[in-house]
């Protein structure tokens, strides 16, 4: 110090670093090179019918290193399976506690600012005020194939 077992905890802007950036010492140089050791490397709001394949997997918001890489992941898509949508039923088409479309309405946290602590230092923890999104959803209107049946009116 490695392997090798046992237990515990711990997740989807979730983990994780070997590029670059930086900071720190030490040598060499003539303002820049190696070395060692350390710093950072995604802000939230949203997101599962089921099974197999594919894939660069929704939203905005930031004084944009949230830069680049690995891995995973409730995304898309195609196929079948269950299920839902207008009186009923099949098919279609569209969706997944469940049609579209167009309109209105609500809501975030980082950051910023202020304070404190830790650390040579880069950075990090904590707390206090104060905001500012967009998809999803939510409510209204409106619209919705082909056949076949049922009720109602004329």
């Nucleotide at each position: 110090a490695a392997a090798a077992a046992u237990a515990u905890a711990a997740a989807a802007g979730c983990g994780c670093c070997a590029g670059a950036u930086c900071u720190u010492u030490a040598a060499a140089u003539u303002a820049u090179u190696u070395a060692a050791a350390g710093a950072a490397g995604a802000c939230g709001a949203g997101g599962a019918c089921u099974a197999g394949a594919g894939u660069u997997a929704u939203c905005g918001a930031a004084u944009u290193u949230u830069c680049g890489g690995c891995g995973g992941a409730u995304g898309c898509u195609c196929u079948a399976g269950a299920g839902g949508u207008g009186g009923u039923c099949a098919c279609a088409a569209c969706c997944u506690a469940a049609a579209a479309a167009a309109c209105a309405u609500a809501c975030a946290a980082a950051a910023u600012c202020u304070a404190a602590a830790a650390g040579u230092g880069a950075u990090u923890u904590u707390a206090g005020g104060u905001a500012c999104a967009a998809a999803u959803a939510u409510g209204u209107u409106u619209u919705a194939g082909u056949g076949a049946c049922u009720a109602u009116u004329u």
Molecule: glmS glucosamine-6-phosphate activated ribozyme aptamer
Organism: Hypnocyclicus thermotrophus